[in-house]
RNA sequence: AUCUUAUCAAGAGUGGUUGAGGGACAGGGCCCUGUGAAACCCAGCAACCGGCAGUUUUGCAUCGGUGCUAAUUCCCCCAUGUUGCUAUGUAUUUUAGCAUUAUGGAAGAUGAGUA
Numbered sequence: 001a002u003c004u005u006a007u008c009a010a011g012a013g014u015g016g017u018u019g020a021g022g023g024a025c026a027g028g029g030c031c032c033u034g035u036g037a038a039a040c041c042c043a044g045c046a047a048c049c050g051g052c053a054g055u056u057u058u059g060c061a062u063c064g065g066u067g068c069u070a071a072u073u074c075c076c077c078c079a080u081g082u083u084g085c086u087a088u089g090u091a092u093u094u095u096a097g098c099a100u101u102a103u104g105g106a107a108g109a110u111g112a113g114u115a
Stems, first nucleotide, its partner, number of pairs: 003113006013042001015041003021032003027076003043069003048065003051060003073107001077105005083099005
């Protein structure tokens, strides 16, 4: 790197070092940041795997392997439906755009497994 599968609305720092950037990628939006970004250390959260307890559903967090610690996965994509507005057409039915919201998908992240 491939494929499979689960999860993604919750949770977690007034710490130390250091010093300018950061929010995965391209572009756009919107934000965070010298009241200190990223990184590292410490601390914490969580409970995916291991572990432990329990007869399976589950629970625990003393220990190990990850992960995570602004904003929904920060927002943007596609399909179908809801609701509203606008335009077009009409006797009614329609069609299109924008917004809203629900479900599903895509993409991505993380875990576990697989080659």